[in-house]
RNA sequence: GGCGAUGUAGCUCAAUUGGCUAGAGCGCACGGUUCAUACCCGUGAGGUUCAGAGUUCGAUUCUCUGCGUCGCUA
Numbered sequence: 001g002g003c004g005a006u007g008u009a010g011c012u013c014a015a016u017u018g019g020c021u022a023g024a025g026c027g028c029a030c031g032g033u034u035c036a037u038a039c040c041c042g043u044g045a046g047g048u049u050c051a052g053a054g055u056u057c058g059a060u061u062c063u064c065u066g067c068g069u070c071g072c073u074a
Base pairs, nucleotide, nucleotide: 001073002072003071004070005069006068007067010026011025012024013023019057028044029043030042031041032040050066051065052064053063054062
């Protein structure tokens, strides 16, 4: 240089061939339980879905460009 994959919560990942308020586990905060801690149970907070543009009534999803990461290859 060429080709491909990927980017969503602090971390690991879902999200129906485009549609109702983007969810789960772990973690975090608070409460319950305990003499106390852990485990366990309950509640809650936490998101510019990498950036920009396009298509559409409507985009995490489709198209284009850029950026980051990973892999293959000359």
Annotation:
Predicted 3D model of a 74-nucleotide RNA (transfer RNA) from an uncultured Clostridia bacterium. Rfam family: tRNA. It is annotated as a transfer RNA. Rfam's curators write: Transfer RNA (tRNA) molecules are approximately 80 nucleotides in length. The sequence was found in a public genome assembly.